About this RNA:
A computed fold for a 1512-nucleotide RNA from an uncultured Clostridia bacterium, annotated as small-subunit ribosomal RNA. Its Rfam family is "Bacterial small subunit ribosomal RNA". Its family is annotated with structural constituent of ribosome and ribosome in the Gene Ontology. The sequence is in RNAcentral, with records from ENA and SILVA.

RNA sequence: AGAGUUUGAUCAUGGCUCAGGACGAACGCUGGCGGCGUGCCUAAUACAUGCAAGUCGCGCGGGUGGAAGGAGAGCUUGCUCUCCUGAAGCCAGCGGCGGACGGGUGAGUAACACGUGGGCAACCUGCCUGGCAGACCGGGAUAACGCUUGGAAACGAGUGCUAAUACCGGAUAUUCAACGAAGAGGCCUCUCUUUGUUGGGAAAGGCGCUACGGCGUCACUGCCGGAUGGGCCCGCGGCGCAUUAGCUGGUUGGUGAGGUAACGGCUCACCAAGGCGACGAUGCGUAGCCGACCUGAGAGGGUGACCGGCCACACUGGGACUGAGACACGGCCCAGACUCCUACGGGAGGCAGCAGUGGGGAAUCUUCCGCAAUGGACGAAAGUCUGACGGAGCAACGCCGCGUGUAUGAUGAAGGCCUUCGGGUUGUAAAGUACUGUCUUUGGGGACGAACGGCAGCUAUGAAAACAUUGUAGUUGCAUGACGGUACCCAAGGAGGAAGCCCCGGCUAACUACGUGCCAGCAGCCGCGGUAAUACGUAGGGGGCAAGCGUUGUCCGGAAUCAUUGGGCGUAAAGGGCGCGUAGGCGGGUAAUUAAGUCUGGUGUGAAAGGCAGAGGCUCAACCUCUGGAAUGCACCGGAAACUGGUUAUCUUGAGGACAGGAGAGGAAAGCGGAAUUCCACGUGUAGCGGUGAAAUGCGUAGAUAUGUGGAGGAACACCAGUGGCGAAGGCGGCUUUCUGGACUGUAACUGACGCUGAGGCGCGAAAGCGUGGGGAGCAAACAGGAUUAGAUACCCUGGUAGUCCACGCCGUAAACGAUGAGUGCUAGGUGUAGAGGGUAUCGACCCCUUCUGUGCCGCAGUUAACACAAUAAGCACUCCGCCUGGGGAGUACGGCCGCAAGGUUGAAACUCAAAGGAAUUGACGGGGGCCCGCACAAGCGGUGGAGCAUGUGGUUUAAUUCGACGCAACGCGAAGAACCUUACCAGGGCUUGACAUCCACAGGAUCCCGUGGAAACAUGGGAGUGCCCGAAAGGGAACUGUGAGACAGGUGGUGCAUGGUUGUCGUCAGCUCGUGUCGUGAGAUGUUGGGUUAAGUCCCGCAACGAGCGCAACCCCUAUCUUUAGUUGCUAACAAGAAAGAUGAGCACUCUAGGGAGACUGCCGGUGACAAACCGGAGGAAGGUGGGGAUGACGUCAAAUCAUCAUGCCCCUUAUGUUCUGGGCUACACACGUGCUACAAUGGCCGGUACAGACGGACGCGAAGCCGUGAGGUGAAGCAAAUCCGAGAAAGCCGGUCUCAGUUCGGAUUGUUCUCUGCAACUCGAGAGCAUGAAGUCGGAAUCGCUAGUAAUCGCAGGUCAGCACACUGCGGUGAAUACGUUCCCGGGCCUUGUACACACCGCCCGUCACACCACGAAAGUUUGCAACACCCGAAGCCGGUGGGCUAACUCGCAAGAGAGGCAGCCGUCGAAGGUGGGGUAGAUGAUUGGGGUGAAGUCGUAACAAGGUA
Repeated sequence: AGAGUUUGAUCAUGGCUCAGGACGAACGCUGGCGGCGUGCCUAAUACAUGCAAGUCGCGCGGGUGGAAGGAGAGCUUGCUCUCCUGAAGCCAGCGGCGGACGGGUGAGUAACACGUGGGCAACCUGCCUGGCAGACCGGGAUAACGCUUGGAAACGAGUGCUAAUACCGGAUAUUCAACGAAGAGGCCUCUCUUUGUUGGGAAAGGCGCUACGGCGUCACUGCCGGAUGGGCCCGCGGCGCAUUAGCUGGUUGGUGAGGUAACGGCUCACCAAGGCGACGAUGCGUAGCCGACCUGAGAGGGUGACCGGCCACACUGGGACUGAGACACGGCCCAGACUCCUACGGGAGGCAGCAGUGGGGAAUCUUCCGCAAUGGACGAAAGUCUGACGGAGCAACGCCGCGUGUAUGAUGAAGGCCUUCGGGUUGUAAAGUACUGUCUUUGGGGACGAACGGCAGCUAUGAAAACAUUGUAGUUGCAUGACGGUACCCAAGGAGGAAGCCCCGGCUAACUACGUGCCAGCAGCCGCGGUAAUACGUAGGGGGCAAGCGUUGUCCGGAAUCAUUGGGCGUAAAGGGCGCGUAGGCGGGUAAUUAAGUCUGGUGUGAAAGGCAGAGGCUCAACCUCUGGAAUGCACCGGAAACUGGUUAUCUUGAGGACAGGAGAGGAAAGCGGAAUUCCACGUGUAGCGGUGAAAUGCGUAGAUAUGUGGAGGAACACCAGUGGCGAAGGCGGCUUUCUGGACUGUAACUGACGCUGAGGCGCGAAAGCGUGGGGAGCAAACAGGAUUAGAUACCCUGGUAGUCCACGCCGUAAACGAUGAGUGCUAGGUGUAGAGGGUAUCGACCCCUUCUGUGCCGCAGUUAACACAAUAAGCACUCCGCCUGGGGAGUACGGCCGCAAGGUUGAAACUCAAAGGAAUUGACGGGGGCCCGCACAAGCGGUGGAGCAUGUGGUUUAAUUCGACGCAACGCGAAGAACCUUACCAGGGCUUGACAUCCACAGGAUCCCGUGGAAACAUGGGAGUGCCCGAAAGGGAACUGUGAGACAGGUGGUGCAUGGUUGUCGUCAGCUCGUGUCGUGAGAUGUUGGGUUAAGUCCCGCAACGAGCGCAACCCCUAUCUUUAGUUGCUAACAAGAAAGAUGAGCACUCUAGGGAGACUGCCGGUGACAAACCGGAGGAAGGUGGGGAUGACGUCAAAUCAUCAUGCCCCUUAUGUUCUGGGCUACACACGUGCUACAAUGGCCGGUACAGACGGACGCGAAGCCGUGAGGUGAAGCAAAUCCGAGAAAGCCGGUCUCAGUUCGGAUUGUUCUCUGCAACUCGAGAGCAUGAAGUCGGAAUCGCUAGUAAUCGCAGGUCAGCACACUGCGGUGAAUACGUUCCCGGGCCUUGUACACACCGCCCGUCACACCACGAAAGUUUGCAACACCCGAAGCCGGUGGGCUAACUCGCAAGAGAGGCAGCCGUCGAAGGUGGGGUAGAUGAUUGGGGUGAAGUCGUAACAAGGUA
């Protein structure tokens, strides 16, 4: 620091996801040790049991206790008993101090609760501390206790006695308090000093000593201070919802009073009507706050466990008492819920202290040890108490450290896994050898933490002080450890006891095999799995981390994905429809002043801990300690004055005003005008009009349409008219008048910043729509009819109502768009146009130059993802407003506001997807465009489709009808030839190392002949018989046969979607690419486009391209002409001979054969063209513009075809899916299709005669002549391995004859019969011949095929396959046409361009209803549960107030009785918790039914959108 994921690819936008860190965690698998930490996040749920707050006898009276002492009695004379006094110790009670600390929890709380900084001149403060002064005189009770008594208990009641450091009265008294006066000071109310009046207090206690005088010490009292701790007030700061916008009655303030430690509506009476709020009041929801912790580069974001500070709470709610302090966790009272005890009358309780239990939950520990240390309470002290604390236990919960060995060791062991079978890997890993000894184990030693204090001794010193005593200071000694026999150290022993978890498709480090077969499963995202899965499961191997490893959850990061740092808004999400304007924000020049912002110096604070840096201590580290720095903040005190702000003065350029002009569909109202449509009346006139792609509905003989005249009425204003004008936008168009708004230009004698923007607010706002009343010609939703169509609730046509028009009032939305908010300034130009002005020139006007405003185009810089924008910015800057944050759900639901309604505005969530979207690129496609080509159409000729037959296919049938090929590009195709064989299929009979190959062993021979059984295969028997090579003649080897064992053979079994090879097709179409350069962020483009031309990306020219490659062409073959060489088997002109025949001599001239060469290149001429390429015409030539034909098939497409030509991976079969034999089948037959043959006849059939080819084949062959047969054929054997012989007669043609238009002398199917040939064999199932038979068919519907010249058509011949079988196929020659105007249309193709939502590429994509399943949500008669208020009722405890007839020790009076003061019970009242009633509010749950939405591999109906998507 980034990465994956939208696309065929690209860039940008944008979401989702991942890699990192962290945790009080949990779960899964696993688990050796130690140190340091941490451990109910849920039920503030309920709690058994034990403990967690007591202490002081040096405050008090007692009780208990009984040391010790005394007296007496009995006697056994050292024992017992009785009585008295009674020390220590212990104890309840009174009393004091402490239970307000410490410990727990986070329910409540959005608050001065917390943080931070201040204030209190408005306050308190026990214990501690400093200072001053003091501690005097008295009094009356009461618990304990005794007696009586109630109750189950808890707990009381009465009466009697008693003490105090308990309580009360009085004296004394200021620096106290209140009030007043004078002076001084200060910060409003005040403070200090002096003074006057009034008021108020104590323990003469305890202990020790005493020379009895007192001293010491601990307590005590008053006052003034300090310290500590608190209380109150204020500024600022930290949260979600505006679908919470208004809230408030003690409310806001005042006066007075009360109350408090203290200010204050804190409370009350009266008065006033205020107070808070868009800078977010009120309400609702959520939440303890902070230091800090996690993360982050930081700014931020999240959190508030442990530790520390503050707050709040203590079963729930209320209340006060005591006290220095509480409205009190282990106190009290009341109410409520719950639990327990009960004798039923009544009582008791509060673990959110430490352990622990139940429950809840994914989940969180021991009913441990000790007060040794630290701290706390009490005490004079010893000491007591202390679940605070110190420790141990449990838990891998976290962090840190250590170990599970080290070295050596290659037969690279065995085993496993893989394998191309060679090997590779696990792997120096193991074993083996040599060592070490951490941890664990055993044994031994063994701490620090302990020093205060105490006790004992000593020294010094203080108190009138020698001893003693006591206090203080010092010193010596003694005892004191939970942890713990722990840490640590030593020794022994032996590699012995100690490794797992996750992952291995990409992101992301790490790969193979097997199993599985869209199954099982995986998955964080993309996505894997449908028979070769590096993605599932297992194994081997590998990678990562390691006593842990993964998963899940949460937070931050990455995410610049809420953007202050640090984003955007033309088209990706996003500019408000437009204006006016309030608050707010921002604001021109100069000067002065101020100091709020700003900058700077200082002071205080920013607790400790944490974090950072540097040191130190545990062996290191974690951990702990010390020091330093930091702490961005707040407050205060100085200073500066540039900038911003405030104030003052001034200026003119911003803004406005004035004057002078011209332009304009700017607005409103009134009036006027002509053309046209329609209607009405009349005239002329006659059969149609109208409408469409074509029609029909409609109108018309009752006279339409057409035409003429006149009239009515409404609406809109042709031409001018223009990317012209005006307006803020919507919008505005005949002419005239009236009223009226704005902009522009010029002038510079006015004002002097008056400005810009603008949340809310107000106004304007197309069309449609709504209300009321008019109007209504044309047009025209709805509606009707006619067409179209599969349908047509549409497009087209004929009609037609609302509406469109006017007046008034609503609505308030539009693709209200420049998809571009407003304002200001700046930043090259060029060229139109509208309005106004200036200059030059001129008699004047144009032209020309120039300024401002508006409106367009092009274009530089710059910007932009690109497209594009570019002074009218989307550039460079500033100010203000609005808006956006993935797609869908959804601009929907609910709520609010507006509206008569329609609806508008504001505006979510659940759920769901991994995309949705933008621009551009390359293709493909278009019922887009342009150019061009092709037997593509057209023009022609001949066919197919109809018939019969042949053949192939489908279908059907069958035991089997083997398999493959399926639009073109399957279907006379594989098959250049199925009777057996072929043959792969079926039935049946056999074989199992096999029909075939290699290896081994044994035996033998090979081979031939004859039998038996059998359908054959096969089984079985007899006979003859020994080969080749080497050899020392023993034998060995090669080939062969049989038998046997296993390795293996074999498979036309599967997969052509695992493959090679081969082939088809687009297409013999002219295309397909590359290097370098250039352009573009990039995919890509350029080149290859353009202008011409060509059969051609053929060539020329131009050009940011220059070159090149594969294709085209040429090179190759055949053919057309000539020449040369050669001259047999070919030929025969001349010569010779011959009856004739190149048959012969002879010759090689010609033909021909087959080798070499020539020839054709737009080379020449003319024209056109751009001086080009080229084209047109011509000459010459056998041939002329690639002469004709063939071979030759670019990059690629179709998962095209073929596993059955062959080869081949994997899978499958192995007495069978192999192999063999016989027979059957591939030849079936209602039917459908393709391809052909023969015909339908006279351009013909038949008969007779007669002429002319080319190419090819021939030895298991072609087979002549001759003879036989009507013929197929037979016989025969000559010749020929072929320019010699044979097949071999070419046929159409020509000559002559006949038939005469008919199912025929056409046509030949079918059938009968007799034969021939091949073959082991013609039944299923061959071909041919003769005779006889003589079917359909009279030129073929829709549709469709071939062909442009030696072509079509027509005629025959040959060959391959082959024993035989050809209408097929492949070749050959003979005869030999017609037509092409042309490119509009059909099909296919090429190039350019355009649109695209397609890229599996239009056989594409895709929308909506309906049906089914599931999910979440809304509405809903209602039902139900919370919450917070309000009104009223009732009213506990308690404080306060009143009363107090009852009760009453202290004080006063009184001798007393008693009276009084004061107090209390009781009662009354205000307030008041819980409770009750009521009507509303608000939030949730649920609800028959209902509504839309989302999701779902194959459902239904259509075709809406994307191309002009077929109606943009």